[in-house]
Context: one part of a larger RNA
RNA sequence: CGAUGGUCUGAAGGGAAGGUACUAUGAGUACGAGAGGAACGUAGUGCCGCAGCCUCUAGUCUACCAGUUGUCCGACAGGGCAUUGCUGGGUAGCCACGCUGUAGCCGAUAAGAGCUGAAAGCAUCUAAGCUCGAAGCGGCCCCCGAAAAGAGACUAUCAUCCCCGAAACUAUUCUCCUUGAGGGAAUAAUGUAGGGGCGAGGGUUCCGGUAGAACACCGGUUUGAUAGGUUGGGCGUGUACGCAAAAAGCUUCGGCGAUUUGUUCAGCGCACCAAUACUAAGGACCCGAG
Numbered sequence: 001c002g003a004u005g006g007u008c009u010g011a012a013g014g015g016a017a018g019g020u021a022c023u024a025u026g027a028g029u030a031c032g033a034g035a036g037g038a039a040c041g042u043a044g045u046g047c048c049g050c051a052g053c054c055u056c057u058a059g060u061c062u063a064c065c066a067g068u069u070g071u072c073c074g075a076c077a078g079g080g081c082a083u084u085g086c087u088g089g090g091u092a093g094c095c096a097c098g099c100u101g102u103a104g105c106c107g108a109u110a111a112g113a114g115c116u117g118a119a120a121g122c123a124u125c126u127a128a129g130c131u132c133g134a135a136g137c138g139g140c141c142c143c144c145g146a147a148a149a150g151a152g153a154c155u156a157u158c159a160u161c162c163c164c165g166a167a168a169c170u171a172u173u174c175u176c177c178u179u180g181a182g183g184g185a186a187u188a189a190u191g192u193a194g195g196g197g198c199g200a201g202g203g204u205u206c207c208g209g210u211a212g213a214a215c216a217c218c219g220g221u222u223u224g225a226u227a228g229g230u231u232g233g234g235c236g237u238g239u240a241c242g243c244a245a246a247a248a249g250c251u252u253c254g255g256c257g258a259u260u261u262g263u264u265c266a267g268c269g270c271a272c273c274a275a276u277a278c279u280a281a282g283g284a285c286c287c288g289a290g
Base pairs, nucleotide, nucleotide: 002158003157004156005155006154007153008152013143014142015141018048019047020046021045022044023043024042025041031036049102050101051100052099053098057096059094060093064089065088066087067086068085069082070081071080072079073078104140105139106138107137112132113131114130115129161197162196163195164194170188171187172186173185174184175183176182177180198290201287202286203285204284205283206220207219208218209217226280227279228278229276230275231274232273233272234270235269236268237267242263243262244261245260246259249256250255
């Protein structure tokens, strides 16, 4: 820069914008008596580094589920403690051992190679002029970037309103005396300095996370799906309690009983997805162009 959005430009800045090996072809060619044996170029495959990501593979996962030992809560159920007690799994997230990306070309040059060419009738890449030439330099590429003070451009919407109000100047009238280009007062006009209200919008508090050390940033705030809850889906674990039936064995013959089966792809749980205003974003305060 009045405010809030949207679309851009791109000065400046930053960037590993990479490194390297091998294979095939070139080519059994050039070269060489033979033995042997290239290069320019082209295509491909790796490794290292860097950046990003989590679909797959793996790790972790003190969210979670299950099993199990000792002990305590009298028993059951359900739990506490013992490194998360130990063990078996494990979503999201975070990650590597996983996945993705990481062309080449142009310009000006260095050493160097040259052309033309005098000073110096010759010669000379140099003095004037010109052509080449490197993993290096500068671009094309990527990221960021109107705070780029020369503070940019386009576009949409909103706002650009009301009230009070001196001093001063001008005009008219009155008045005072020291009669002057004098002093004072009143009225009118101007609506300024300044003050107040309203106010597009912004902020704090508030609900949160694509963000995060604080701050900042991003989303939401009832005209609402922002978080929680609830319901459904998906995912994890792996078949809950209770009840019924079976059952090795024990028995004082009354019964007890590890365990198994059915009810039961159950029960429990979720950092994911969706729906739903049930709960909480109530309300309040501050700034603010005009």